[in-house]
RNA sequence: GAUGAACGCUGGCGGCAUGCCUAAGACAUGCGAGUCGAACGAAGCGGCCCGUUGAAACAGAGUGCUUGCACAAAGUAGAUUCGGAUUUCCGCUUAGUGGCGCAAGGGUGAGUAACACGUGGGUUAUCUACCCCAGAGACUGGGAUAACGGUUGGAAACGAUCGCUAAUACCGGAUUACUAUUUAAGAUGAUACGUUAUCUUAAAUUAAAAGGGAGCCUUUAAAGCUUCGCUUUGGGAUGAGCUUGCGGCGUAUUAGCUAGUUGGUGAGGUAAUGGCUCACCAAGGCAACGAUGCGUAGCCGACCUGAGAGGGUGAUCGGCCACAUUGGGACUGAGACACGGCCCAAACUCCUACGGGAGACAGCAGUUAGGAAUAUUCGUCAAUGGGGGAAACCCUGAACGAGCAAUGCCGCGUGAGUGAUGACGGUCCUUUGGAUUGUAAAACUCUGUUGUUAGGGAAGAACGACCUGUAUAGGAAAUGAUACAGGAGUGACGGUACCUUUCAAGAAAGCUCCUGCUAACUACGUGCCAGCAGCCGCGGUAAUACGUAGGGAGCGAGCGUUAUCCGGAUUUAUUGGGUGUAAAGGGUGCGUAGGCGGAAAGAUUAGUCUAAAGUGUAAGGCUGGAGCUCAACUCCAGUUUGCUUUGGAAACUGUCUUUCUUGAGUAUGGUAGAGGCAAGUGGAAUUUCUAGUGUAGCGGUAGAAUGCGUAGAUAUUAGAAGGAACACCAGUGGCGAAGGCGGCUUGCUGGGCCAUCACUGACGCUGAGGCACGAAAGCGUGGGGAGCAAAUAGGAUUAGAUACCCUAGUAGUCCACGCCGUAAACGAUGGAUACUAAGUGUCGGGCAACCGGUGCUGAAGUUAACACAUUAAGUAUCCCACCUGAGUAGUACGGUCGCAAGGCUGAAACUCAAAGGAAUUGACGGGCACCCGCACAAGCGGUGGAGCAUGCUGUUUAAUUCGAAGAUACGCGAAAAACCUUACCUGGACUUGACAUCCCGCUGACCUCUCUAGAAAUAGAGAUUCCCCUUUUGGGGGACAGCGGUGACAGGUGGUGCAUGGUUGUCGUCAGCUCGUGUCGUGAGAUGUUCGGUUAAGUCCGAUAACGAGCGCAACCCUUGUCCUUAAUUGCUAACAUUAAGUUGAGAACCUUAAGGAGACUGUCGGUGAUAAACCGGAGGAAGGUGGGGAUGACGUCAAAUCAUCAUGCCCCUUACGUCCAGGGCUACAGGCGUGCUACAAUGGCAGGUACAGAGGGCAGCGACACAGUGAUGUGGAGCGAAUCUCGAAAGCCUGUCUCAGUUCGGAUCGGAGUCUGCAACCCGACUUCGUGAAGAUGGAUUCGCUAGUAAUCGCAGAUCAGCCAUGCUGCGGUGAAUACGUUCCCGGGCCUUGUACACACCGCCCGUCAAGCCAUGGGAGUCAGCGGUGCUUGAAGACCAUAACCGUGAGGAGUGGUUAAGGGCAAAGCUGGUGACUGGGGCU
Repeated sequence: GAUGAACGCUGGCGGCAUGCCUAAGACAUGCGAGUCGAACGAAGCGGCCCGUUGAAACAGAGUGCUUGCACAAAGUAGAUUCGGAUUUCCGCUUAGUGGCGCAAGGGUGAGUAACACGUGGGUUAUCUACCCCAGAGACUGGGAUAACGGUUGGAAACGAUCGCUAAUACCGGAUUACUAUUUAAGAUGAUACGUUAUCUUAAAUUAAAAGGGAGCCUUUAAAGCUUCGCUUUGGGAUGAGCUUGCGGCGUAUUAGCUAGUUGGUGAGGUAAUGGCUCACCAAGGCAACGAUGCGUAGCCGACCUGAGAGGGUGAUCGGCCACAUUGGGACUGAGACACGGCCCAAACUCCUACGGGAGACAGCAGUUAGGAAUAUUCGUCAAUGGGGGAAACCCUGAACGAGCAAUGCCGCGUGAGUGAUGACGGUCCUUUGGAUUGUAAAACUCUGUUGUUAGGGAAGAACGACCUGUAUAGGAAAUGAUACAGGAGUGACGGUACCUUUCAAGAAAGCUCCUGCUAACUACGUGCCAGCAGCCGCGGUAAUACGUAGGGAGCGAGCGUUAUCCGGAUUUAUUGGGUGUAAAGGGUGCGUAGGCGGAAAGAUUAGUCUAAAGUGUAAGGCUGGAGCUCAACUCCAGUUUGCUUUGGAAACUGUCUUUCUUGAGUAUGGUAGAGGCAAGUGGAAUUUCUAGUGUAGCGGUAGAAUGCGUAGAUAUUAGAAGGAACACCAGUGGCGAAGGCGGCUUGCUGGGCCAUCACUGACGCUGAGGCACGAAAGCGUGGGGAGCAAAUAGGAUUAGAUACCCUAGUAGUCCACGCCGUAAACGAUGGAUACUAAGUGUCGGGCAACCGGUGCUGAAGUUAACACAUUAAGUAUCCCACCUGAGUAGUACGGUCGCAAGGCUGAAACUCAAAGGAAUUGACGGGCACCCGCACAAGCGGUGGAGCAUGCUGUUUAAUUCGAAGAUACGCGAAAAACCUUACCUGGACUUGACAUCCCGCUGACCUCUCUAGAAAUAGAGAUUCCCCUUUUGGGGGACAGCGGUGACAGGUGGUGCAUGGUUGUCGUCAGCUCGUGUCGUGAGAUGUUCGGUUAAGUCCGAUAACGAGCGCAACCCUUGUCCUUAAUUGCUAACAUUAAGUUGAGAACCUUAAGGAGACUGUCGGUGAUAAACCGGAGGAAGGUGGGGAUGACGUCAAAUCAUCAUGCCCCUUACGUCCAGGGCUACAGGCGUGCUACAAUGGCAGGUACAGAGGGCAGCGACACAGUGAUGUGGAGCGAAUCUCGAAAGCCUGUCUCAGUUCGGAUCGGAGUCUGCAACCCGACUUCGUGAAGAUGGAUUCGCUAGUAAUCGCAGAUCAGCCAUGCUGCGGUGAAUACGUUCCCGGGCCUUGUACACACCGCCCGUCAAGCCAUGGGAGUCAGCGGUGCUUGAAGACCAUAACCGUGAGGAGUGGUUAAGGGCAAAGCUGGUGACUGGGGCU
């Protein structure tokens, strides 16, 4: 884009079309084919005829009575009624005989793969009713029969018999030919010389009819004329039959088919050819260019799609075919093997009196069934067409119309203009103001299509026949025929189209979508639920994807969905693809058919090109016009690939002929080689055997063991046997078609290359099928068997080890013969030919030029890239093979080959949205190379064992608040949980609130204190105090405070660290992370950042398609180490004076303090290095190569931690998840873990004496000193807001004691008594003292820290703090070591490179079995059904053949027999499908 569509929601009008795609299932009812009386007899009715009846109308004698009205006789008239006659005549109707039609029209698509269809031919091999033209003719006879009548059977359908009668019904005879057949003669043409075709003449035979119907005229009749029929011949037209070239489905997992089959002769039959049929003869015919079989299917014009080529379809309309319940058959006829005819058989339905009958909607309506699904039991013959008829006319479900259905196409409408306060309402937001719906609405002004009311109102109608008239031809005339003019009449649709008119914006809009593809976005709800989805996918609490709403987008009387077809899809590639690695080159050759093929000339014209003609139905399509108001629709004109015939051209292809040498081959001479086959032969080595020497081990491995060995191994010497393989040479060297080929010699043999240029003259290339070869393993038979070695055994290893390792060891490996026929049979690259830059190695030939092989690098070009590149994967030609998403699966079934193993051929159901290639960046590797780090190693001291402290888990609990969880949680948040803190629990209270802002009222300065109740919160009562201004008696105002009230709000340590900010940890103080421009690449990306050195460092130097730059490194900052300058109190004291004392005077040298400077930069010397960067060593120096330490943490990673520091989105609570109070809890205690302290002792404990710091703190404080107390501490209290006063060292050193013990070690635990802080030490503080005196005697596997003023050890201070559970943390100083060979290994990190199927990135990915569920499928004892044939048997109707009895005068018939034959029965095979216990594998979860 399309549809004969269907479904969902919705639905105003009109025009034109279309409408059972399924059950070729079954059908009630009605209709769909009749007509002709001018062919015929007959019957009936009517008229004419006789009699009878006598309406309307006309008429008006008269009467009642008198402007007039009413009644009305005779007569005319003849509607109408009844009866009769009907010899003749006229009209009408019809059952029957007869004629024509019923073979058309209408329906359907079951069958059919076929001359069925399409297209073009042939018919000298044929027919054709009615119609047209032309010729001729129509003489004379005959016998029946229906109807009808009588009798009679049957329920019916329908008959039987006797009798009568007619014809344009039927049957004879005659006549003749331009008809047909036969014979004879002649002429002409052809010839295969046998003959044959045509024509002419003659003869013979055969064969016709209806002079009937109607009409006209004259007339006694007969005859004549006109018309319609009839017979025959020829021609035409139309239609049909037969035949033929070409064309159009699938399947080879269908490869062979065929017996009247193929042909001939003769006969029969037909309208006609022909095995169409029969007799005989021959053995043919078809097929890989696809026979036969199976499956599917009506074919075409055309329709849909597509740029086209194509692909799909075959409704409506048109052509052809086939069919008419299923199967068979003929009859009649011009035509049928006949939809609304006949006979038979079968199934089904109906009627029946059970004897027998009837039927066929795939005609039009309609019913039922089936189905997602498809209409009225309508009108008319008015038109168009058909049948009959002389005609009128009759018939016509053909046809024309109407009805139903948005089923499709087309057109129209549902209003138009103005209209801002941008209304109300809705929705959203940054929320009290905006945005949007939106000129939309309202309002005002208009219009009237459709609709509605009323009125008018078509075209489609022309002919024929009739009436009137005219003309023409012929005729004596008339009828008649033909032509023209006029008249009258005919409409289903339908009072429809159309026109005018009334009414009033009044009655008329929905559907789908809004993540991307794809035009269109927000809110709420939901929370991997509900759901969506064409593909990718969306949904797990902020969903533009689900549902709803608002808004928007698209189309619009429709819109979506589903189904199907084409397109996009160059995704079957003719146009127009590929095969090194994505799917795809056969393992290799030889060669058949086929395809393709060198140069020159000539001929031919099959292909090819060209002109004309025929055909190509109509419709449709296209172009141009026209008619319906437009369009759809309809009409007119033109045009359209093809096929055939005739003529022409001759380049190319083909064919034929002649020629050529360059392709190919031959010849001659050389030449290299693991080319092949066979026979022979050689040495080294292994093993075994024999003998000698010799002694205890050998062998084997990472290490061992099994094994061998004192019966003498291994080792060694000599000899022998046997089998297999051929070191060195040896080489991206050689040969071969591939597989493959390796000692040497000989024989036989294939191919190549080079040279010569003698010969042949296109002999060529490729190659479906076919044939041959074809590694290893394997199989069969027979040999052989040294070594090696599947299987197997044993030993190890291991969690196991049916493995890797070891010791043994059988098939096999070897030979001969025969199979198998596969490999990553690979260059993953089919063969041949030609052309297209170079350089270089090597093999063979050649004097050289050069030729042939085999490799590497590389240009153009190619390629998705990798790569290929004269040995192409480049540019071209020819031939073969193969591919078309992945899995299922190289599986199943079938076939075929094989002894088997198996090979070749080779699917589907089902499942998935990928599978795959090449390259890129990372990450990873029990990959490579380099480097670093207390990473290992070398050392020192610890942890893990004990007791205690502390944190965590777990458990418990009313609560044991919360967070932190490998490294990077666990002496962490917490630099202080008795109350408070506090977030938890229990109980008691409050509700605008403990806290903030705003409003109103009342009171009062604020503040503070006391009493009562209560656990307190709280409630109640009281006391005290009192601002400013103005007026000053009140009162007012401002700020502030309290109480009460109202609602906005407060409040939340409630949730989400996976919504966030900020902050922090970690990799890691590791050396990295990037950018701009340029260049390279299709691109991702690369380069720079790599390489050579060097460094702590991407630090620096050099090289370099890169050149620069940024964040990091380093430096700048602080501190410490040396010196100088300045300064000199509270610090210092060398000199002077003084003191108990730097106490004081004094000093500014020293120390110190704190400000500023100096100093260190690889600066210098030597060496190494590349003349670089830098490194090594030295000098000088307080310090030397970053001097030590600190602060400083790149891009990023871990959805790392924190919503409980703080801030914050969203959600949640609001007399509570908020607030206040009391008590309790966070301190529980079986077990487990982390971090520490104290120890286990003599390098020690205890006692006494004695010395030396630094850095800090201090007024609700530090507190000297004195006194009291064993002591914690208390009392008094100087000094000091501090270089001034104060807090203050320990280890150390000296002396004594203890003497190796669970101790004079160790100090837990417990008992008693106290001190201090604090409102308060019960849960639950620290300290002191007396007493008690537990475990523990150096700690398993393991694991941690540290490289110098470091570890270890010793004490001191501070923050927090009333006190303190601090053994913690952060700092400070005192004493003060050991060791580092080195980078193999463990851990972590950096850089280069490599592999990758990983990218959530190795804590990755992923394979197979097993278990469970589901799905499709193979096998399967069987079983069920179907299909087509074969054989036997039975055999209806019909046709043909034959025929003694019977009938008939006869022709002939009846009957009988035979042949053929649908259908039925039986049998064995074949094919197809369903089902099947059980079973096999496969897929999904």